[in-house]
Context: one part of a larger RNA
RNA sequence: AGCAUUCAAAGGAUGCCUUGGCACUAGCUGGCGAUGAAGGACGGUAAAGGCGACGAUACGCUUCGGGGAGAGGCCAAUUACUCUUUGAUCCGGAGAUUUCCGAAUGGGGCAACCCUAGUAAGUGGGAGCUUAUUAAUUCUUAGGCAAGUAAAGUAGCUUAAGGAGGCUAACGGUGGGAACUGACACAUCUAAGUACCACUAGGAAUAGAAAUCAACCGAGAUUCCCUUAGUAGCGGCGAGCGAACGGGGAGUAGCCCAAACCGAAUAACUUGUUGUUCGGGGUUGUAGGGCCGUGUACGGGGUGAACGUUUUAGUCGAACAACCUGGGAAGGUUGGCCAUAGAGGGUUAUAGCCCCGUAGACGAAAAGACUGAAACCUUAGCGGAUUCCCUGAGUACUUCGGGACACGUGAUAUCCCGUGGGAAGCUGGGUGGACCAUCAUCCAAGGCUAAAUACACGCUAGUGACCGAUAGCGCAUAGUACCGUGAGGGAAAGGUGAAAAGAACCCCAGCAAGGGGAGUGAAAUAGAAUCUGAAUUUGAAUGCUU
Numbered sequence: 001a002g003c004a005u006u007c008a009a010a011g012g013a014u015g016c017c018u019u020g021g022c023a024c025u026a027g028c029u030g031g032c033g034a035u036g037a038a039g040g041a042c043g044g045u046a047a048a049g050g051c052g053a054c055g056a057u058a059c060g061c062u063u064c065g066g067g068g069a070g071a072g073g074c075c076a077a078u079u080a081c082u083c084u085u086u087g088a089u090c091c092g093g094a095g096a097u098u099u100c101c102g103a104a105u106g107g108g109g110c111a112a113c114c115c116u117a118g119u120a121a122g123u124g125g126g127a128g129c130u131u132a133u134u135a136a137u138u139c140u141u142a143g144g145c146a147a148g149u150a151a152a153g154u155a156g157c158u159u160a161a162g163g164a165g166g167c168u169a170a171c172g173g174u175g176g177g178a179a180c181u182g183a184c185a186c187a188u189c190u191a192a193g194u195a196c197c198a199c200u201a202g203g204a205a206u207a208g209a210a211a212u213c214a215a216c217c218g219a220g221a222u223u224c225c226c227u228u229a230g231u232a233g234c235g236g237c238g239a240g241c242g243a244a245c246g247g248g249g250a251g252u253a254g255c256c257c258a259a260a261c262c263g264a265a266u267a268a269c270u271u272g273u274u275g276u277u278c279g280g281g282g283u284u285g286u287a288g289g290g291c292c293g294u295g296u297a298c299g300g301g302g303u304g305a306a307c308g309u310u311u312u313a314g315u316c317g318a319a320c321a322a323c324c325u326g327g328g329a330a331g332g333u334u335g336g337c338c339a340u341a342g343a344g345g346g347u348u349a350u351a352g353c354c355c356c357g358u359a360g361a362c363g364a365a366a367a368g369a370c371u372g373a374a375a376c377c378u379u380a381g382c383g384g385a386u387u388c389c390c391u392g393a394g395u396a397c398u399u400c401g402g403g404a405c406a407c408g409u410g411a412u413a414u415c416c417c418g419u420g421g422g423a424a425g426c427u428g429g430g431u432g433g434a435c436c437a438u439c440a441u442c443c444a445a446g447g448c449u450a451a452a453u454a455c456a457c458g459c460u461a462g463u464g465a466c467c468g469a470u471a472g473c474g475c476a477u478a479g480u481a482c483c484g485u486g487a488g489g490g491a492a493a494g495g496u497g498a499a500a501a502g503a504a505c506c507c508c509a510g511c512a513a514g515g516g517g518a519g520u521g522a523a524a525u526a527g528a529a530u531c532u533g534a535a536u537u538u539g540a541a542u543g544c545u546u
Stems, first nucleotide, its partner, number of pairs: 001545010015531001016495002020467002022464007029456002031167002039101003042055002046079002049075003052059001061095006070083003106115003116135008137164009171202001172200005182189001186236001212219002223250005233241002254448003257392001261280009285426001287391004291384004299379005308370005314362003320335005336353002338342001344356003397421002400418005407433001428443005482489002502530001505517004
């Protein structure tokens, strides 16, 4: 020096565990904010560093319920002082308080700070100080004042009342709108109307009661799912894109205006018309309504009391012992019991019967949700005549240029914009994928509408051939430590033991670190650097070899 073994040391893999995550299911809820939010700063506990709760009434105040013996939040003990069966702490409902910043809104500002004015009170000899309150902008409505400029109460100024402003996980609507990429390069095309930006809404939103489809048979608003179907098509006919009709389901709900006509008020002037406002009337395509005649209820809808159901605290809740092993019994043996409860968790090892629970049953002073009576408000048809009147105009349609439709201009219908033209008006008009005829079908140019659908910041209950500390969220908690001027980036770190019983006392030593005894414990090679304790590395001893 090498190899091997043993005993130690460093190390922290593995096993086991779980306080934390991940995904989903069923419900609930779907907003908060000038009555000052979300989010913060600073305070405040007897001693108080952090977290959580709270706000100068500050680890809490009032009240109404629950509950029943200890309590003064947690890390986290200790000492002191208090509270409590005259019911504390704790749990729930409703209130009160709620500094300063922040939309932040009296003015300013380097957020949590500085400064001002009016009114009302208090105080001071006074300057002043203190308390309460008002004072931002913008929109709407109503009132007052009132120009340039001749007129107009037009611009503007001002007063009052009411609204808005900001935040919020995803889902929605609208307006804008990429590129990488694919096409084996790339330009039409694709990616994709995606990402992203802006505006804006709701608990959902959008859409929606046929100028729709269909095919000579018929259907009957919209939305969503399955299918039709990767079909018909579109496509440098490349890459790719990609329907509909029809069928089956979920869920179902229909309505209101404009107009004709009638009436009232009002204005104008040609004095019998026109305009405006309000009320009645009326709402559709086998045309309907106006007009004439006749006639008016069952029921439906909105607000919504009591009772009831339910949410926000809770209550009751069955049934086991002995012996054996062991540190410990829930294990083994023997003999029992309950079960509308043998889900689960805990207890010194594996418990239906020890504890918490579970099945089941019960419970609210207060607040919320649902159902919902009376009362009030609202709500109609049938017949006839066909002479007359009405039925959404710079609209439909069209030229040119674009966009959306699965459809890239193509033979390209349909829908929507820009642009220039520009109808009919019920003997009317649109559509049926160029266009024309026939036939069929529907009635545009006004509006509203629940459900089925989407989502989950959040709450409740639960589930898992999901993870188990290099995994699972970045975090077993942390957006912390740390990095960066900043936007921003962003960790590591779990386990003594059943119970601290966490090692009194003695010894070495520096009143150390560390260790040796003693003691606790089933175990201390479980000793706090604490379960297990791999690889690897190091040391000592022994053996063999050189």
Molecule: large-subunit ribosomal RNA, domain I
Organism: Oligoflexia bacterium